Transfer RNA from Parcubacteria group bacterium CG_4_9_14_0_2_um_filter_35_11, 72 nucleotides, folded computationally. Its Rfam family is "tRNA". The family's RNA type in Rfam is transfer RNA. The prediction has a mean pLDDT of 81.

[in-house]
RNA sequence: GCCGCCUUAGCUCAGCGGAAGAGCAAUCCCUUCGUAAGGGAAAGGUCCUCGGUUCAAAUCCGAGAGGCGGCU
Numbered sequence: 001g002c003c004g005c006c007u008u009a010g011c012u013c014a015g016c017g018g019a020a021g022a023g024c025a026a027u028c029c030c031u032u033c034g035u036a037a038g039g040g041a042a043a044g045g046u047c048c049u050c051g052g053u054u055c056a057a058a059u060c061c062g063a064g065a066g067g068c069g070g071c072u
Stems, first nucleotide, its partner, number of pairs: 001071007010024004018055001027041004048064005
C1' cells in the first nucleotide's frame, strides 16, 4: 500500500427496512435469625462519526475513525 471482518446497555452478544432486545452485572422489593441461592419489579442506549437513498435506516450505499486478520 491492497483486501476482508467487527463496532448495539457497565460486560458478553442478538436484532438484516416499520424504529432496539436477551443473559450477566448494578439498584429496589419478597423470602431468611443472617448470608448465599431463588422469585419479582424498575432502570439503563446520540445503535462509532458524517453524508446519501427511502414515506420510513441499527439494518441499504459512500466517506472517515478505531480494532482484528490476511496479502504484498